[in-house]
């Protein structure tokens, strides 16, 4: 220094769910305390694609609505893939 993410260590993170605050219209998100699904990137980038949630117009549908469908913009998942970038031990 370059692949690998893997038999072993040292440690890291932490889903559901419960419990107390906090922020939002909501998705959801942040703090504390239990809890342990699972993760080699479950570090970070939502101003890199995409996918999926919310709301807001608008289209379409209708006699008019509403609901479904779609379109664009605002949020939000980074534990939905992918991508970038940076990284512990260890193998080659």
């Nucleotide at each position: 220094u370059u692949u690998c993410c893997g038999a072993a260590a040292c440690g890291g993170u932490a889903a559901a769910c419960u419990u107390g605050g906090a922020a939002g219209a909501a998705a959801u998100u942040c703090c504390a305390a239990g809890g342990g699904c699972a993760c080699a990137a479950a570090g970070c980038u939502g101003a890199c694609g995409g996918a999926c949630c919310c709301g807001a117009u608008g289209u379409c549908c209708u006699a008019a609505a509403a609901a479904a469908a779609u379109a664009u913009c605002a949020g939000g998942u980074a534990g939905c893939c992918g991508a970038g970038c940076u990284c512990c031990c260890g193998a080659a």
Predicted 3D model of a 92-nucleotide RNA (c-di-GMP-I riboswitch aptamer) from Geomesophilobacter sediminis. The source organism's lineage runs through Bacteria, Pseudomonadati, Thermodesulfobacteriota, Desulfuromonadia and Geomesophilobacter. Its Rfam family is "c-di-GMP-I riboswitch aptamer". The literature on the family includes a 2007 paper in Nucleic Acids Res by Weinberg et al., "Identification of 22 candidate structured RNAs in bacteria using the CMfinder comparative genomics pipeline". It was read from a public genome assembly, where an Rfam model found it.